[in-house]
Molecule: transfer RNA
Organism: Bigelowiella natans
């Protein structure tokens, strides 16, 4: 310089134009003699960033940035 992939909770990730879920992890109670397990609940997201389409964008469409790969 060129092409492809990725990019969403503290970690791993799911999400198909119409409120963004899970699982571990964390906090609070419960059970326990006590702690681990178990239950019940909650809290954590401007869905990398700028725009553009749309009545509405994590989701399509452009460019920018991280990574990862491949070409040359």
């Nucleotide at each position: 310089g060129c092409c492809u992939a990725u990019u969403u909770a503290g970690c791993u990730u799911a999400g198909g134009g119409g409120u963004a879920g899970a699982g571990c992890a964390c906090u609070u109670g419960c059970c326990u003699a006590g702690u681990a397990a178990g239950c019940a609940a909650g809290a954590a997201g401007u869905c990398a960033c700028u725009g553009g389409u749309u009545c509405g964008a994590a989701u399509c469409c452009a460019g920018u940035a991280a990574u990862a790969g491949g070409c040359u």